[in-house]
Transfer RNA from an Elusimicrobiota bacterium, 74 nucleotides, folded computationally. The sequence was found in a public genome assembly. Model confidence (mean pLDDT): 81 of 100. The organism belongs to Elusimicrobiota, within Bacteria. Its Rfam family is "tRNA". From the family's description: Transfer RNA (tRNA) molecules are approximately 80 nucleotides in length. Gene Ontology term of the family: triplet codon-amino acid adaptor activity.

RNA sequence: GCCCCCUUCGUCUAGCGGCCUAGGACGCUGCCCUUUCAAGGCAGAGAUCACGGGUUCGAAUCCCGUAGGGGGCG
Numbered sequence: 001g002c003c004c005c006c007u008u009c010g011u012c013u014a015g016c017g018g019c020c021u022a023g024g025a026c027g028c029u030g031c032c033c034u035u036u037c038a039a040g041g042c043a044g045a046g047a048u049c050a051c052g053g054g055u056u057c058g059a060a061u062c063c064c065g066u067a068g069g070g071g072g073c074g
């Protein structure tokens, strides 16, 4: 330098154009239970989907660019 893949709550992840202003697990907060803690039960907060454009009636999802990460070739 060229090519390919990945980026979604704090972390790990589901998603395959409309049922999703995004679900689950762990973690976090509150309450219940318990003498207390842990475990367990109930409830809650938390991601405008890496960033900027485009396509579309409609985009986390398709296209382009940028950034970061990983891999291959030279």
Stems, first nucleotide, its partner, number of pairs: 001073007010026004018057001028044005050066005